[in-house]
RNA sequence: CACACAUAGGGGCAAACUCGUCGCGAGGCGAGGGCGCAAAGCUUCCGGUCUGCAGGCGGCAGAUAGCGGAGUUGCCGGU
Numbered sequence: 001c002a003c004a005c006a007u008a009g010g011g012g013c014a015a016a017c018u019c020g021u022c023g024c025g026a027g028g029c030g031a032g033g034g035c036g037c038a039a040a041g042c043u044u045c046c047g048g049u050c051u052g053c054a055g056g057c058g059g060c061a062g063a064u065a066g067c068g069g070a071g072u073u074g075c076c077g078g079u
Base pairs, nucleotide, nucleotide: 002079003078005077012037013036017032018031019030020029021028022027035066041072042071043070045069046068047067048064049063050062051061052060053059
């Protein structure tokens, strides 16, 4: 430096649900809570799904990074 994720150690994140709050909504944020995750760190570039507005067609805006792909950064140990 690259590859992969057996083992070990130190850890990290946080599903559903509950309470509060923001939003037309999907959903977001905070606290509790742990289903799970070796990138469940980050980025809407591509596709999917979901929401709103239109709609004859073509769509426009948003959400989901824990739907998949892609890009990018990365701890320890090992080969």

This is a predicted structure of a 79-nucleotide RNA (c-di-GMP-I riboswitch aptamer) from a Gammaproteobacteria bacterium. NCBI's taxonomy places the organism under Bacteria, Pseudomonadati, Pseudomonadota, Gammaproteobacteria. Rfam family: c-di-GMP-I riboswitch aptamer. Gene Ontology term of the family: cyclic-di-GMP binding. Model confidence (mean pLDDT): 82 of 100.